[in-house]
RNA sequence: CUCUUAUCCAGAAAGGUGGAGGGACAGGCCCUGAGAAACCUUAGCAACCGGAUCCGUCAGAAAUGCCGGGUUGUCAGGUGCUAAAUCCUGCCCAUCCCGGCAAUUUUAAAUUUGCGGGAUCGGGAAAGAUGAGAU
Numbered sequence: 001c002u003c004u005u006a007u008c009c010a011g012a013a014a015g016g017u018g019g020a021g022g023g024a025c026a027g028g029c030c031c032u033g034a035g036a037a038a039c040c041u042u043a044g045c046a047a048c049c050g051g052a053u054c055c056g057u058c059a060g061a062a063a064u065g066c067c068g069g070g071u072u073g074u075c076a077g078g079u080g081c082u083a084a085a086u087c088c089u090g091c092c093c094a095u096c097c098c099g100g101c102a103a104u105u106u107u108a109a110a111u112u113u114g115c116g117g118g119a120u121c122g123g124g125a126a127a128g129a130u131g132a133g134a135u
Base pairs, nucleotide, nucleotide: 002134003133004132005131006130007129008128013042014041015040016039017038021031022030023029025090026089027088028087043082044081045080048078049077050075051072052071053070054069055068056067058065059064086127091124092123093122094120095119096118097117098116100115101114102113103112
C1' cells in the first nucleotide's frame, strides 16, 4: 500500500518550542497572531487489543483448554483520541414542503405528470478515521 472485520450524535487540555496555516477531498460553515500545522513534556478520556477475574457451552479423570459473554483503569501493558455528530452536505431510496420551470385541462382557479430546489435525531451506500487481523 491492499484486503477482511468492528466502531464512529458520548467523553477528555494545559505548558514549552514554533511562526501561518488548519478542520482528509469538493462545496459550505468554522477555528486561528488573545498564536495554525508540526514536535516535546505533563495531564486526561475511552475501553479496540492485551492482562486480571467471574459465568456458560463443549472437550477432559483432573489440572486445564477452545469458544461466547459479564466485571475491572489502584491494570506501572500496546494503540488511539482530547473545537464543532466523521463539523454539515456530497451517491441512491423513502416521506414531506415550494407564489421555481414545463406540459395537460380550463374563462379563471384548481388538479395531475415530469423536471428543479429544500427539509428529515428517516433508511442504505460511498469516502474517511481508529482498532484488530491477513497479505

Predicted 3D model of a 135-nucleotide RNA (SAM riboswitch aptamer (S box leader)) from a Balneolaceae bacterium. It was read from a public genome assembly, where an Rfam model found it.